[in-house]
Context: one part of a larger RNA
């Protein structure tokens, strides 16, 4: 040196295990903020480096309520306390809340530096309190007051502006895409929304969603591709309110014959549609039903602590240890789940079930109080949204890429009708049918989850699972934006090895002692392979 056996070191895969994750389900909340947030600095303990908690009343104060014996947070120990005269602990309402930060008195290189007016006190310094930013609207006399705003949030919404790699097997029209990305803006949803819509000789009746319809009618260098709609089936249903004609009133301003007439402004009253409808006009009825709305009462239900809450001290036998075997019993509106020394319906903690709130909040009814609310019939006059429709050019939105190109939106120019009116129905016309546009408001059914609760997974178990099961968005790396780890498990209970020996008053080890195990010894569950030894045997 080779092999082969057998003990070891070394490594930490595997098994087992889960405090942590993921991904849903139902339910609740869907905002917090100048009464100073979200986030932080720096403090705050008898000893305190990290966490967590609170703020100079600082691991806390005060009441009001559950609870009942131990408490001084993770976290040991020690010392000093508190506590049945009810602590610690849970709720609920309050107070205290340093400094930055929208920061808002000025400035700043945050967490710092510098005022300024009024008032308390003081002999004085000096101390404490208040105010003092901008922009908006209202009052409006205005260096004044009173109200809002602001700034942070995960997605979900609407809205401005808006790419390119990429596909087209290159590229340019087109595709990626109205997508990422940036802005503004709001809700709990958001948008939309009561036909100038659809249809097609028959009819439907706001919106939004989802299934079909359909990868179909189209569109398309007719290339990659995009890609509807009628209809029919469901989910949810809810309609309504102004401008104006018409009448007042208040006032302003022409105008006068000083009686008023007329325009405007502001307000109130009417009035709101297409089978046109309303003003006018003349008749008839009238305070009731139903809806809204907002703030208080009252009763119920829930939220935010809890509380009660069945049955084995059962036998054998292994075992350190019984829940496990053997042999008998009980409970079940509880045989979900965990925990207890191994696999427990009956040992705990809890399940089924059942009760409970001073105190704040929420939902519903209810009470009171406000707003809203009718018909006939005539049809001569009057109203019925204008720099609007439409056109023309030049864009965009729709399934539609200019096309034969309707219909929607507009930058620019042009410019109507007035109900015998005007708009659609995919170029135009006609007849016919549908509809009333140039003002608004509107729940449900839809999307989403940062947060709370209950709870599920043919989801993962420590190179997985979040980037993070552990003082993690931490170490540590960058000037910075940013990047961004590693790393879980003694034992059933520390019983965490007193004592003696080697040794340096180490390290580390041998007795000795716990313990079921100590080759379970803190580098601590099993403890794979590389890879390093040691004794034995054989072979060279």
């Nucleotide at each position: 040196g080779g092999c082969g056996c057998a003990c070891g070191g070394g490594g930490g895969a595997u098994g087992c295990c889960u405090u942590g994750g993921c991904u849903c389900u139902c339910a609740g909340a869907g905002g917090c903020g100048a009464u100073g947030a979200a986030g932080g600095a720096c403090g705050u303990g008898a000893u305190a480096a990290g966490c967590u908690g609170c703020g100079a009343u600082a691991a806390g104060c005060g009441u009001c309520g559950g609870g009942g014996a131990g408490g001084u947070g993770c976290a040991a120990a020690u010392a000093a306390c508190c506590u049945u005269u009810g602590a610690u602990c849970c709720g609920g309402c309050g107070a205290u809340c340093u400094c930055c930060c929208a920061a808002u008195g000025g400035g700043g290189u945050a967490a710092c530096c510098c005022a300024u007016c009024c008032g308390u006190u003081u002999g004085a310094a000096g101390a404490c309190g208040g105010a003092u930013a901008u922009c908006u609207g209202c009052u409006c006399u205005a260096u004044a007051g009173c109200a809002g705003a602001a700034g942070c949030g995960a997605a979900c919404g609407c809205a401005g502006a808006g790419a390119a790699c990429u596909g087209a097997a290159a590229c340019a029209u087109c595709u990626u895409a109205g997508u990422a990305c940036c802005u503004g803006c709001a809700g709990g949803a958001a948008a939309a929304g009561a036909a100038a819509a659809c249809a097609a000789u028959a009819g439907u009746g706001a919106u939004u969603u989802c299934c079909c319809a359909a990868g179909u009618a189209g569109u398309g260098g007719c290339g990659a591709g995009c890609g509807a709609a009628c209809g029919g089936g469901a989910a949810a249903a809810a309609g309504c309110c102004c401008a104006a004609a018409c009448c007042g009133u208040a006032u302003u301003u022409g105008u006068u014959a000083u009686g008023g007439c007329a325009a405007g402004u502001a307000c109130g009253g009417g009035g709101u549609u297409g089978u046109a409808g309303g003003a006018c006009u003349g008749c008839c009825a009238u305070c009731a039903c139903a809806g809204c709305c907002a703030a208080a009462u009252u009763a119920c239900a829930g939220a935010u602590a809890u509380u009660c809450g069945a049955a084995c001290a059962u036998u054998c036998c292994u075992g350190g240890a019984a829940a496990g075997u053997u042999g008998g019993g009980c409970c079940a509106u509880a045989g979900a789940g965990g925990g207890u020394g191994a696999u427990a319906g009956c040992c705990c903690c809890g399940u089924a079930g059942a009760a409970a709130a001073a105190a704040u909040c929420u939902g519903u009814a209810u009470c009171c109080g406000g707003c809203c609310a009718g018909g006939c019939a005539g049809u001569a006059u009057c109203c019925u949204g204008a720099g609007u429709a439409a056109c023309g050019c030049g864009a965009g939105a729709c399934c539609g890429g200019a096309g034969a190109a309707a219909u929607c939106u507009u930058g620019c120019g042009c410019g109507a009708a007035u109900c015998c009116g005007c708009c659609a129905g995919c170029a135009c016309c006609a007849u016919c049918u549908g509809g009333u546009a140039a003002g608004g408001c509107u729940a449900a059914a839809u999307a989403c989850u940062a947060c709370u609760g209950a709870g599920a997974g043919a989801c993962c178990g420590a190179u997985a699972g979040c980037g993070a099961a552990u003082g993690a968005g931490u170490a540590c790396c960058g000037u910075g934006a940013g990047g961004g780890a590693a790393a879980g498990g003694u034992g059933a209970a520390a019983a965490g090895u007193a004592c003696c020996c080697c040794a340096a008053a180490c390290a580390g080890g041998g007795g000795a002692g716990u313990g079921a195990a100590a080759u379970a010894g803190a580098a601590c569950c099993u403890g794979a392979a590389a890879c390093c030894g040691u004794g034995c045997g054989c072979c060279u």
Predicted 3D model of a 540-nucleotide part of an RNA (large-subunit ribosomal RNA, domain I) from a Bacteroidales bacterium.
Its Rfam family is "Bacterial large subunit ribosomal RNA". Rfam links the family to the GO terms ribosome and structural constituent of ribosome.
Its mean pLDDT, the model's own confidence on a scale to 100, is 84.